[in-house]
Molecule: transfer RNA
Organism: Penicillium ochrochloron
């Protein structure tokens, strides 16, 4: 230098052209409880960045970053 693969709430991971973007932890809140813990119930937070296609993009294309594999 080529190639190929990820990139999604703080975190670890589903999803999939038109959903309220799902779960699990973790945060705040309220029930319960003499306090703490547990349990249960509510809330808050997420589609790497930027063009493009498309009525519509988290999703397809294309550039860029970063990580991680491979070829040389």
């Nucleotide at each position: 230098u080529c190639c190929g693969a990820a990139u999604u709430g703080g975190u670890g991971u589903a999803g999939u052209g038109g959903c309220u973007a799902a779960c699990a932890u973790c945060g705040u809140c309220g029930u319960c409880u003499c306090u703490c813990a547990c349990a249960c119930g509510a809330c808050a937070g997420c589609c790497a960045g930027g063009g493009g296609u498309u009525c519509g993009a988290u999703u397809c294309c294309c550039c860029u970053a970063u990580u991680c594999g491979g070829a040389g």